Predicted 3D model of a 90-nucleotide RNA (c-di-GMP-I riboswitch aptamer) from Anaerovirgula multivorans.
């Protein structure tokens, strides 16, 4: 060096809840909290998924309400893809 990954060692992250702060909303942030993870570290990519629709556009409808498409918003603890990093039995 690369490839595996323990009932090894050092450490580490934290899911659902639950309070609090921020979003239109999905969602984040933070305490608490642990299902679970060997990259659950980063990275939202003219790769796929999946979740939302504030503003747009089109429609009903008389009305500022309803419907439906769209992502410029999210999601790395959904998959790939790129970057990077501890430890060392088989």
């Nucleotide at each position: 060096c690369a490839a595996c990954g323990a009932u090894a060692a050092u450490g580490g992250c934290a899911a659902a809840c639950c309070g609090u702060c921020u979003g239109a909303a999905a969602g984040g942030g933070u305490g608490g909290g642990a299902c679970g993870c060997a990259a659950a570290g980063c990275c939202a990519c003219a790769g796929g998924a999946u979740c939302u629709a504030a503003a747009g556009u089109a429609g009903a409808u008389u009305u500022u309400u309803c419907u439906a498409c769209u992502a410029u918003g999210a999601u790395a603890g959904c998959c790939g893809a790129g970057c990077u990093a501890c430890c060392g039995a088989a």
The RNAcentral record of the sequence draws on ENA and Rfam.